RNA sequence: GGUCGGGAGAGCCCACGGCGCACCAGCGCACGGGGCGCCGAAGGAGCAACCUCCCCGGAAUCUCUCAGGCCAACGGACCGACC
Numbered sequence: 001g002g003u004c005g006g007g008a009g010a011g012c013c014c015a016c017g018g019c020g021c022a023c024c025a026g027c028g029c030a031c032g033g034g035g036c037g038c039c040g041a042a043g044g045a046g047c048a049a050c051c052u053c054c055c056c057g058g059a060a061u062c063u064c065u066c067a068g069g070c071c072a073a074c075g076g077a078c079c080g081a082c083c
Stems, first nucleotide, its partner, number of pairs: 001083006011036001013035002016032002018029004037070003043066001044064003050058002
């Protein structure tokens, strides 16, 4: 690195548009972009325990949330087995 299995967290909240039912108001959508709220285990970035005689350098499951994510699906750090 590949294959198989396991694998968490956080609103399907608000209004608008669209579609359907209805035609008085409403209701539904696992559709669109917007708003705020939130999560961190793709990636990215930052500090650092630590590694090292020193320097340089490397460095997280910590921190940030740019990205990504908050029904399901996909994805998924990490763990196990096999090659």
Model confidence (mean pLDDT): 78 of 100. The RNA shown here (Glycine riboswitch aptamer) has 83 nucleotides and comes from a soil metagenome. The model forms 89% of the base pairs in the Rfam consensus. The sequence is in RNAcentral, with records from MGnify.